[in-house]
Context: one part of a larger RNA
RNA sequence: GAGUAACGAUAAUGCGGGUGAAAAACCCGCACGCCGGAAGACCAAGGUUUCCUAUCCCAUGCUAAUCAGGGUAGGGUAAGUCGGCCCCUAAGGCGAGGCCGAGAGGCGUAGUCGAUGGGAAUCAGGUUAAUAUUCCUGAACCGACAUGUACUGCGAUGGGGGGACGGAGAAGGCUAGGCAAGCCGGGUGUUGGUUAUCCCGGUGAAAGUAUGUAGGUUGGCGGCUUAGGUAAAUCCGGGCUGCUAAGACUGAGAUACGAGACGACGCUCUACGGAGCGGAAGUUGUUGAUGCCCUGCUUCCAGGAAAAGCCUCUAAGCUUCAGGUACAUGUUGACCGUACCCGAAACCGACACAGGUGGUCAGGUAGAGAAUACUAAGGCGCUU
Numbered sequence: 001g002a003g004u005a006a007c008g009a010u011a012a013u014g015c016g017g018g019u020g021a022a023a024a025a026c027c028c029g030c031a032c033g034c035c036g037g038a039a040g041a042c043c044a045a046g047g048u049u050u051c052c053u054a055u056c057c058c059a060u061g062c063u064a065a066u067c068a069g070g071g072u073a074g075g076g077u078a079a080g081u082c083g084g085c086c087c088c089u090a091a092g093g094c095g096a097g098g099c100c101g102a103g104a105g106g107c108g109u110a111g112u113c114g115a116u117g118g119g120a121a122u123c124a125g126g127u128u129a130a131u132a133u134u135c136c137u138g139a140a141c142c143g144a145c146a147u148g149u150a151c152u153g154c155g156a157u158g159g160g161g162g163g164a165c166g167g168a169g170a171a172g173g174c175u176a177g178g179c180a181a182g183c184c185g186g187g188u189g190u191u192g193g194u195u196a197u198c199c200c201g202g203u204g205a206a207a208g209u210a211u212g213u214a215g216g217u218u219g220g221c222g223g224c225u226u227a228g229g230u231a232a233a234u235c236c237g238g239g240c241u242g243c244u245a246a247g248a249c250u251g252a253g254a255u256a257c258g259a260g261a262c263g264a265c266g267c268u269c270u271a272c273g274g275a276g277c278g279g280a281a282g283u284u285g286u287u288g289a290u291g292c293c294c295u296g297c298u299u300c301c302a303g304g305a306a307a308a309g310c311c312u313c314u315a316a317g318c319u320u321c322a323g324g325u326a327c328a329u330g331u332u333g334a335c336c337g338u339a340c341c342c343g344a345a346a347c348c349g350a351c352a353c354a355g356g357u358g359g360u361c362a363g364g365u366a367g368a369g370a371a372u373a374c375u376a377a378g379g380c381g382c383u384u
Base pairs, nucleotide, nucleotide: 013031014030015029016028017027018026032381033380034379035378040361041360042359043358046341047340050339051075052074053073054072055071056070060068061067080141081140082337083336084335086119087118088117092113093112094111098107099106100105122139123138124137125136126135142333143332144331145330146329147328148327149326150325151324152323153318154317158313159312160311161310166300167299168298169297172293173292174291177287178286179285180284181283182203183202184201185200186199187198208257209256210255215250216249217248218247219244220243221242222241223240224239225238226237228236229235262282265278266277267276268275269274301304347356348355363375364374365373366372
């Protein structure tokens, strides 16, 4: 220089009360304003206690601070079903033998790892200061093992089926959700109206079990035979033939049970945080998805993973055993993650940084619309 620039989005504050040494900034209340395909809610990654409570204000916070993602102390993360672990494989890695190389080492078969993919099973309500598909209540489901009963050819690292998959387009059937009316409870207000055809609030329900619908796919059943499926096969494939017009598989939704709870509001108590008790209506119409049926259908060429679980077939073998199927009952289900942030002041950017960050949800009015404007729930007014 200078008590100057600056104090990090121009979304916006004002008042009353409280606490306190002290209040523009903290807490409570009332207005006002901003976002609302987000500036709301929930996950993955990443962070790693930042979560909740008590207490403190040296430093941190671009100012103050009684406040805090700051200091100190205490507390907090509960699972057969969510995710991992586990079984399976992809790209890729490693790689017994093997090949190559002077060597270090390189490549690679069998194999073994490797999810971002495939594989069993849970929902609704309640509860904490802080966790909940994990605790509690109620109602379910799956696997393994044991026992019992009934029936019975069981058996794999092998064969076959299945799993099993692209883009685009179109139509139909539904549901979530929305809206309106009805119903239930409450209200009747100084302005034109306000006992009315008015105003405010509520009107909601899962998995599962049973049924098997709109629809989709395919003709179905039997006999004989067989150079294929590395051996075998009753399985799959090929051939011949008989009978038959429906049968099988799949499939949202709806309906019934689940259904005891929940529920506006009222009453009692209160340390004003809350606790306890009672509890009305709980229907109809309409609209309607980018969600479900749909891994479907039609069409196109660029022709769109694999393996296991699963079903079936036999080989060796076993065959009053073991094993298998169905039902019932009982037992059992370990270990790890689970707090909190997550379009951000908690992640990546040296910062409480106008930057960056994959997925899910998607109310109302107007609108073709996830544009845009206003708004609900919810969250904020961006620390001078």
A computed fold for a 384-nucleotide part of an RNA from Pseudidiomarina aquimaris, annotated as large-subunit ribosomal RNA, domain III. Model confidence (mean pLDDT): 84 of 100. Rfam family: Bacterial large subunit ribosomal RNA. The sequence was found in a public genome assembly.